[in-house]
RNA sequence: UUCUUAUCAAGAGCGACCGAGGGACGGGCCCUACGACGUCGCGGCAACCUCCAUAACGGAAGGUGCCAAUUCCCGCGGAAAUGGCAGACGCGUUUCCGGAAGAUAAGGA
Numbered sequence: 001u002u003c004u005u006a007u008c009a010a011g012a013g014c015g016a017c018c019g020a021g022g023g024a025c026g027g028g029c030c031c032u033a034c035g036a037c038g039u040c041g042c043g044g045c046a047a048c049c050u051c052c053a054u055a056a057c058g059g060a061a062g063g064u065g066c067c068a069a070u071u072c073c074c075g076c077g078g079a080a081a082u083g084g085c086a087g088a089c090g091c092g093u094u095u096c097c098g099g100a101a102g103a104u105a106a107g108g109a
Base pairs, nucleotide, nucleotide: 001109002108003107004106005105006104007103008102013042014041015040016039017038021031022030023029025075026074027073028072043067044066045065047064048063049062050060051059052058071101076098077097078096079095080094081093082092083091
C1' cells in the first nucleotide's frame, strides 16, 4: 500500500511547549489567540486482540486504538409520512432502510 471480516447513537482530559489553522474530501455547521491543530508528560476509556473467570453478565489494562460535537450532519439509491399544485410526476421537509467513503481492529498478500 492493498484484500477479507467485524464494529462505528456508549465511554474517557489536565499540564507544558508551539503559534494558526483544525474537524479525511465537497457543501453545511462547528472548534479556535480565553491558544485550537500538533508534539511531549501524566492521567483516563475499553472497541478489537490477549489474559483471567462465568451457564450468562463480567474483570484486568499487556498490544493496537481512542479521550468536542452520532463517523458532527449531509453527499448515492430506495421506502413511508407530510407540504405545496386542480391533479400526477418531479420538488421541499421529516423519519427509516441499504450503499459509498472514512476510521479502528484482527487476519492475509
SAM riboswitch aptamer (S box leader) from uncultured Geobacter sp., 109 nucleotides, folded computationally. It was read from a public genome assembly, where an Rfam model found it. Lineage of the source: Bacteria > Pseudomonadati > Thermodesulfobacteriota > Geobacteraceae > Geobacter.